[in-house]
Context: one part of a larger RNA
């Protein structure tokens, strides 16, 4: 350079911003680049057809072809570039929904313990049991305390958010979408290697917090045996601040992000319009069930495509070895990350 792919057969970075690169609406214009056209170098030789000279070669006459260079001209359409547009993009004004997000303050059930009171012989716990608590007064019960953690019902195939996530209540300060009808700015726009942020859980590092749950542990059962399954405890740890780690079956769909186009129909949630108050029409934007045509290998998928295109990036190239060694960059570690070959079927 170039092919076929990338839901499930290998293959879509976990998400997002974003330099560089690559792509890019509508239109007037003049020229630059393009791309035709004529002219012109330009003659010889070279090739073809004829011709003198016996032959051939040299010579000769006509013709073809070609290389680039220069000059004039056109120019439907294309790419740069000036100059204008309002259909992409944004921005103002209104009104709107939401567990988006960060701080702070507050509540109430519930386990746990500690105080006293009533009360007396069991309680727990299991397939059954025993470990384990109780006459030092347990369980239960009522009254008060004291502390952490998590927010029943609402609660849903509802909802918000780039993803990871996010759920009593209140205040505060903040992002993001939706909508309605104008004014505005005028391509300010998609994509995005390198690179920058964010990133469940578990882990780790400093210093607080510990009620309930609970690796490790210990004891009691099961069992041939039980380093497990069940019981009784029970420390990290789950909680907080701050700093790491950067990884998951990182998930609407195992579907990369942007647009354009191509039957419908049912729910649901936001907006907005009209109403006889019964509803009914709309719309993007959302969320979900079916489902024509078209896809596909088949399941399926089907205006939110896996359909018809287009831009930009990622990734795949037999099964094992192997996501591993070796070096490299990151990491307090743990370990991440980029990543092969021998062999070998």
């Nucleotide at each position: 350079c170039u092919g076929g792919g990338c839901g499930u057969a290998a293959a879509g970075c976990g998400u997002g911003c974003g330099c560089a690169g690559g792509c890019g609406g509508u239109u007037c214009g003049g020229a630059a680049g393009a791309a035709g056209a004529u002219g012109u170098g330009a003659a010889a030789a070279u090739c073809c057809a004829g011709a003198a000279a016996c032959u051939u070669a040299c010579u000769u006459u006509g013709g073809a072809g070609g290389c680039u260079g220069c000059a004039u001209u056109u120019u439907c359409a294309c790419u740069a570039c000036c100059g204008a547009c309002u259909a992409g993009a944004g921005u103002g004004u209104g009104u709107c929904a939401g567990a988006g997000g960060g701080a702070g303050g507050u509540g109430g059930a519930a386990u746990u313990c500690c105080g006293c009171g009533u009360g007396u012989a069991g309680c727990a716990g299991u397939g059954a049991a025993a470990u384990g608590c109780g006459u030092a007064g347990a369980u239960a019960u009522g009254c008060g305390g004291a502390g952490g953690a998590a927010c029943a019902c609402c609660g849903a195939u509802a909802g918000c958010g780039a993803a990871g996530g996010c759920a009593a209540c209140c205040u505060c300060c903040u992002g993001g979408g939706a909508u309605a009808a104008c004014a505005c700015u005028g391509a300010c726009g998609c994509u995005c290697a390198u690179g920058c942020a964010c990133g469940a859980a578990a882990g780790c590092g400093u210093g607080g917090g510990g009620a309930g749950c609970a690796a490790a542990c210990a004891g009691a059962g099961u069992u041939a045996g039980a380093u497990a399954c069940c019981c009784u405890g029970g420390u990290a740890g789950u909680c907080c601040a701050c700093g790491c780690c950067c990884u998951a079956a990182a998930g609407c769909a195992g579907u990369g992000u942007c647009a354009a186009c191509u039957a419908g129909c049912u729910g649901u949630a936001g907006g907005g319009c009209c109403u006889u108050c019964g509803g009914g029409c709309c719309u993007u934007g959302g969320u979900a069930g079916c489902g024509c045509a078209a896809c596909u290998a088949a399941c399926g998928c089907g205006u939110g495509a896996a359909g018809u295109u287009g831009a930009c990036c990622g990734c795949c190239u037999g099964g094992g070895g192997a996501g591993u060694a070796c070096g490299g960059u990151c990491g307090c570690a743990a370990g991440a990350u980029u990543a092969a070959a021998a062999c070998u079927c």
Source information
Predicted 3D model of a 345-nucleotide part of an RNA (small-subunit ribosomal RNA, central domain) from uncultured Bordetella sp. The coordinates come from a structure-prediction model, not an experiment, and the mean pLDDT is 80. NCBI's taxonomy places the organism under Bacteria, Pseudomonadati, Betaproteobacteria, Alcaligenaceae, Bordetella.